[in-house]
Bacterial RNase P class A from Binatia bacterium (SeqCode), 387 nucleotides, folded computationally. Its Rfam family is "Bacterial RNase P class A". Rfam links the family to the GO terms tRNA processing, dimeric ribonuclease P complex and ribonuclease P activity. Of the family's consensus pairs, 94% are formed in the model. The coordinates come from a structure-prediction model, not an experiment, and the mean pLDDT is 77. RNAcentral holds the sequence, with entries from ENA.
RNA sequence: GGAGGAGGUCGUGCAGUCGCGCACCGCAUCACACGUGGCGCGGUGGGAGGAAAGUCCGGACUCCGCAGGGCAGGGUGGCCGCUAACGGCGGCCUCGAGUGAUCGGGGGAAAGUGCCACAGAAAGGACACCGCCUCGCCGCGAGGCGCGGUAAGGGUGAAAGGGCGAGGUAAGAGCUCGCCAGAUCCCGUCGUGAGGCGGGAUGCUAGGUAAACCCCACCUGGAGCAAGACCGAAUAGAAGGGAUGCUCGGCUCCGGCCGGGCGCGGAUGGCCCGUCCGAUCCCUCGGGUCGGUCGCAGGACCCGGCGAGCAAUCGCCGGGCUAGAUGAAUGGCUGCAGCCCACGCCUCGCGUGGGAACAGAAUCCGGCUUACAGACCUCCUCCGGCG
Numbered sequence: 001g002g003a004g005g006a007g008g009u010c011g012u013g014c015a016g017u018c019g020c021g022c023a024c025c026g027c028a029u030c031a032c033a034c035g036u037g038g039c040g041c042g043g044u045g046g047g048a049g050g051a052a053a054g055u056c057c058g059g060a061c062u063c064c065g066c067a068g069g070g071c072a073g074g075g076u077g078g079c080c081g082c083u084a085a086c087g088g089c090g091g092c093c094u095c096g097a098g099u100g101a102u103c104g105g106g107g108g109a110a111a112g113u114g115c116c117a118c119a120g121a122a123a124g125g126a127c128a129c130c131g132c133c134u135c136g137c138c139g140c141g142a143g144g145c146g147c148g149g150u151a152a153g154g155g156u157g158a159a160a161g162g163g164c165g166a167g168g169u170a171a172g173a174g175c176u177c178g179c180c181a182g183a184u185c186c187c188g189u190c191g192u193g194a195g196g197c198g199g200g201a202u203g204c205u206a207g208g209u210a211a212a213c214c215c216c217a218c219c220u221g222g223a224g225c226a227a228g229a230c231c232g233a234a235u236a237g238a239a240g241g242g243a244u245g246c247u248c249g250g251c252u253c254c255g256g257c258c259g260g261g262c263g264c265g266g267a268u269g270g271c272c273c274g275u276c277c278g279a280u281c282c283c284u285c286g287g288g289u290c291g292g293u294c295g296c297a298g299g300a301c302c303c304g305g306c307g308a309g310c311a312a313u314c315g316c317c318g319g320g321c322u323a324g325a326u327g328a329a330u331g332g333c334u335g336c337a338g339c340c341c342a343c344g345c346c347u348c349g350c351g352u353g354g355g356a357a358c359a360g361a362a363u364c365c366g367g368c369u370u371a372c373a374g375a376c377c378u379c380c381u382c383c384g385g386c387g
Base pairs, nucleotide, nucleotide: 001383002382003381004380005379006378007377008376009375010374012337013336014335015334016333017332018331020047022045023044024043025042026041027040029038030037031036032035049358053369054368056367057366058365059364060363061224062223063222064221073220074219075218076217077216078092079091080090081089082088093106094105095104096103097102107215108214112213113212114209115208116207129154130153131150132149133148135146136145137144138143162180163179164178165177166176167175181205182204183202184201185200186199187198188197189196190195228294229293230292231291232290233289239284240283241282242281243280244279245262246261247260248259249258250257251256264278265277266276267275268274301320302319303318304317305316306315307314308313339355340354341353342352343351344350345349
């Protein structure tokens, strides 16, 4: 210098001006239950993100459910650790890819079942297509046909039943043997463990797929801030309690009481008839609705330092307070500075024009994933050159 790998940071700044919503303070005004609220004005303060996003996991919180256990369903899946928890993170193990930094995968396919496109005879303890071989028949012969044997060779395929060689055989074959690769089991040793290393035994060698069913181990109640709590208002339905007119008779302590009968209220403009609806009023309770307040901004919080740990992370000390809306604020314009691009000047630089992404809180928090103009930092690898 070139080509890469891993991780991280930022993602416009300042000033002016006009606005928006929130909190506090002050003034003015209105209301009443008289210290609160509404409206208005002024001032001060603070006002989006690294992903606020997708809503994919996990938790806090809330309500409902729940003796305990099990089934079903869902989820996770090397080991150890971190954490409130996780499908997250860290370290390690192993397999694979890469010259390398580094990256990707991870229970079980020998419990059983299913499936494996096309091609191919056959996709799994092979039903033999070509070939090879014994035997039988036919043929003068070349050869043909048939019964069987054969997975060594050819062909098909992503994949064909460990590989190479020798023996063996009619031809062949782990059929036997040597070496190599793998599997299973045993022993020793190191490691908390996954596992590593060393030794031994067994011819054990039966493909792939579990994001197919399934098996094993572990975890797992449901719904979600439109959760939920409180206050107020009006009201449907309906439950409980109380009250209410006239008249007759009886009784009476003259207040009323008991019994019988009848009335009643509203709408149709008023009255009568008619029609329709309904007992009426008060109190208590009252699902849901509407409005308001809370939930709801001090927290698994942020910054710095020290310490423990390889790290994730944890502990201690000091400092800080950092949006809170509910048709939903957090914005617009101008100037200067910085960044990028193009053009021109004439190449230190200057001028002109243009551009600046993805996206926007809504209960909160920890993650993951996805989107993103541009800028910057740290560490590492390989190649080339020079010393």